[in-house]
RNA sequence: GCCGACAUAGCUUAGUUGGUGGAGCGGCGGACUGUUAAUCCGCAGGUCGCAGGUUCGAGUCCUGCUGUCGGCG
Numbered sequence: 001g002c003c004g005a006c007a008u009a010g011c012u013u014a015g016u017u018g019g020u021g022g023a024g025c026g027g028c029g030g031a032c033u034g035u036u037a038a039u040c041c042g043c044a045g046g047u048c049g050c051a052g053g054u055u056c057g058a059g060u061c062c063u064g065c066u067g068u069c070g071g072c073g
Stems, first nucleotide, its partner, number of pairs: 001072007010025004019056001027043005049065005
């Protein structure tokens, strides 16, 4: 230098044919308990890597860039 994959909550990740972004763990509050742990219930937390484009509508499609990983030279 060229090619490919990936980037979504603090962490690990789902997201189908473009149509209101979910889960587990963690955090906070409550129930239960003599106390803790466990269990159960509830709550908060997302500019979906960045910038554009297409579209009535983009996490999803297209382009560029950045980062990580892999391959070729």
Annotation: The prediction has a mean pLDDT of 81. Transfer RNA from a Methanobacteriota archaeon, 73 nucleotides, folded computationally. Its Rfam family is "tRNA". It is annotated as a transfer RNA. Rfam describes the family as follows. Transfer RNA (tRNA) molecules are approximately 80 nucleotides in length. Taxonomically the source falls in Methanobacteriota (Archaea, Methanobacteriati).